Model confidence (mean pLDDT): 84 of 100. Predicted 3D model of a 90-nucleotide RNA (c-di-GMP-I riboswitch aptamer) from an Actinomycetota bacterium.
[in-house]
RNA sequence: AAUUGAUAAAGGCAAACUAUCUGAAAGGAUAGGGCGCAAAGUUGUGAGCCCAAGGUUUGUAUACUGAGCUAUGGUUGUCAGACUGCCGAU
Repeated sequence: AAUUGAUAAAGGCAAACUAUCUGAAAGGAUAGGGCGCAAAGUUGUGAGCCCAAGGUUUGUAUACUGAGCUAUGGUUGUCAGACUGCCGAU
């Protein structure tokens, strides 16, 4: 430096759920918790997925409001790309 995750050690992260805060929602933050994770480290760049305040189209009793579309909102613990990294093995 490349490939790789059998075994072992040191340590790391933290799903569901609960509480508080936050957001229109999806979701996020903190604390508890621990399902799992060898990149479950960083990056929303591409695809996917979630949501629809606002915008827009439309129905209507023209006033609340219903429905469709839409990301400028999210998700990196859905997949891929980019960047970086501990230990072991070859």
Notes: The sequence was found by an Rfam model in a public genome assembly.